[in-house]
Bacterial RNase P class A from a Desulfobacterales bacterium, 419 nucleotides, folded computationally.
Model confidence (mean pLDDT): 75 of 100.
The sequence is in RNAcentral, with records from ENA.
It is recorded under the gene name rnpB.
Order: sequence, then structure tokens, then C1' cells
RNA sequence: GGAGUAACUCAGACGAUCGCCGGCUGCCGUUGAGGCGUCGGAGGAAAGUCCGAACACCGCAGGGCAGGGUGCUCCAUAACGUGGAGUCGCGGUGACGCGAAGGAAAGUGCCACAGAAAAUAUACCGCCACUGCAAGCCGCUCCGCGGAUGCGAAUCGGUUUACAGCGGUAAGGGUGAAAAGGUGCGGUAAGAGCGUAUCGGGGUCACGGCAACGGGGCUCGCACGGUAAACCCUAUCUGGAGCAAGGCUAAACAGGGAGCUUCUGUCAUUCUCGGAUGGGCAGUUCGGGUUGCCUGUUCGCGUCUCCCGGGUGAGCCGCUCGAGGCGACUGGCAACAGUCGUCCCAGAUGAAUGAUCGUCACCCGGCAUCGGGCAACCGGUGCCGGGCCACAGAAUUCGGCUUAUGGGUUGCUCCGACC
Repeated sequence: GGAGUAACUCAGACGAUCGCCGGCUGCCGUUGAGGCGUCGGAGGAAAGUCCGAACACCGCAGGGCAGGGUGCUCCAUAACGUGGAGUCGCGGUGACGCGAAGGAAAGUGCCACAGAAAAUAUACCGCCACUGCAAGCCGCUCCGCGGAUGCGAAUCGGUUUACAGCGGUAAGGGUGAAAAGGUGCGGUAAGAGCGUAUCGGGGUCACGGCAACGGGGCUCGCACGGUAAACCCUAUCUGGAGCAAGGCUAAACAGGGAGCUUCUGUCAUUCUCGGAUGGGCAGUUCGGGUUGCCUGUUCGCGUCUCCCGGGUGAGCCGCUCGAGGCGACUGGCAACAGUCGUCCCAGAUGAAUGAUCGUCACCCGGCAUCGGGCAACCGGUGCCGGGCCACAGAAUUCGGCUUAUGGGUUGCUCCGACC
């Protein structure tokens, strides 16, 4: 100097003038009212609506199923699919980053194409043994020719090559994302955990660690691929829908149609018996509520249920004091927790929080000058010009995650050059 990686921080300040919203125990006024004064007034993500909760509503608030979430260990938290610390795995030279990280020996399914064969899974090429047949070469014996060296034929034996049959092989090669653990040595007809050494894997023992797990000792030739972000199994969690929740006030209107328990038993009253009455209880059936289903439960002539139609769409509350912010100390590796102190920091409702000017700060560009330095370059000062940056606006609140984005600071890693 360059490239990278991790964390933190800021998102203008002050003054003046005018304008808007809210609070106020202040002053002047009003009663259908405001004015002055004073204090306050968009974010680090307010976005996405992806998770979790607070809050309020439903339901005599229960149980089960379905559905959905999470999935290594421990810790934190109101909780979470979040955070912290670790273990293991993968990626990266590294600082670091990512992980949908339980189970394939419960079962089912899938692995295209290629390849002989893709899981109770194989023999395409190749290697080897035996047999048959053909050819070549060498040798022993014997025979023939020849003066000799030698030449030819037959039998037998060995060996090489080619083909066929039959058998062995899974080491070598090929295909593929993946092919019955890897490497070396021995062994074999050729091979093979066939044997052996070592690595890997399974089991087991003690040690370290809260644990996930780690390294070590011993032992076993070793169950026979992968895939669960496939169905599934397993562990654990989970009621619903949401501030347009929910509550209050005012105003207006127009109603019409349909349905409403079935049966049984029992108690009480009445009666000459039979029976009748309404009520209570129990069971059963029907309908409504229980924001998916079942069960349980509850209501059932009423402010009930269903269908069609009409009116209203206004105002107020909810609405901001909170699992709150900031600071210090203590505990903890940390996330975070505790104690003490201090502060009040939007509440709009067709939707307020703005505009102008000046100064400073900050950012960008240019010029001049000074300092450091071999240089590249870095820093300071002054002047001029431009800008007020980028992403972007609260709407019940809070804790997270994800996404968008301008400036600054620090730690660490790697590369290059110079001294």
C1' cells in the first nucleotide's frame, strides 16, 4: 500500500421568524371558545408481516385427534423458529463463515441416463486353471538320406500364440454422484480381510468434561450403499381470531318468511279408576354456542336460530408509565441477571412533527501552502464552489429475525514493496 474478516457507532447542532399537533398544576377569558406562556413532537431500520408475547374478546375456559412448529449439548429469556458459550461436520491459505445437526438395525418409497450390475445388487473388458483343436519353437529317443557338419519324418515332453467349451475370480480397467472399506507386505493357479501391519468402522473399559463429545487401553475381520429439506418413527411444544381486538354514547330505520325439541322413566298435585296438569330430576333425540373435527359441557318461546330486505358508517374511550430509557457497581467467558441512582422521551385520525435565513459541524470537488517520505502517498492550515447526504415516515405496544442503505472507529488475517 492492497485485499479480506469481525464488532461498535452516527444519522446533524444552535439561534431567529412564521406555521401545525399534543400536555400543563400557570394567567386572561368562555360555557357549543379560545388566547398568552411553558414543555414535548418519526427510525436504525418506523420497512417485510416472517416468528414470539403483553393486552382484551370467545368458551362452565376440560380431554383427545388432526394440523402446525422445533430437532447436537448446556445456559439466557415473558416467550420464540431468537440470543450466548461449546461439540461435531462442511467451506476457506487464514482471520472466520455456514449447518434443515434425533432415527436408515420398525416399515414403505426413490437413486434418471450410463453401466454387467444400484442393495438378499454383478460379470462387459480382463486375469487364471482344466479339456479340445490348430500352428510355431526347443529337447530326448528312434528311423531315413548323406563322406562329415547337417537335413527330413514319427512318438513323447516342455513352452508360446489364437479359437472353443467348462470352471474360478471381484484384486486391475471401464460406466457413474455413488459399485460389497483404504494403503503396504505376504500368500494364491489367478485373486479375495485369505493372513498380517497400520488407518477407518463396531463393541467395551476407565479417564477428562454438567453434557454434546474427546483422546487412550482392550477386542472384533467388520450388518450387507445413499437418501428422512421423501412418506414415516421418535422427543418436545402448541385453543381461536385480533386494535378494523374490545367497550361506551348519540342518531336513523322497515320489515317479511321459516323453525323450535322427540321419546321414556320418576317425584309432586288433582281425581272414583283410567287419566290430566304444569313444575322438578335423569336419560335420549333435534337445533344453537364452543373461530378444523370428535367428545364433554352449556342454552333451548327468547334481547333465540336461519333466509331475504332496509337503516346507520358519527363521536368518545382503548391511546401510551412500559417484561421502559440512561448511568454506576456486583456476579457471569458471554448472552444476561441483580442492586442503587436518575429521566418521562409522539399519540395523529384522510392522517400533525414543517418552511426560510444565519453560524458552526460534517460530506464531496478544486486551488494555494506547510510538514513527513526515495517515491507512491499521508496529514495540517487557509480560500472558493456545491450539498445538508443514502435507505427512507409512527398508527396498540414490546422482544427478535430478514431486507435496503451513506459516513466514521477499532481488532484480527493474508498478499506485495521498501528499510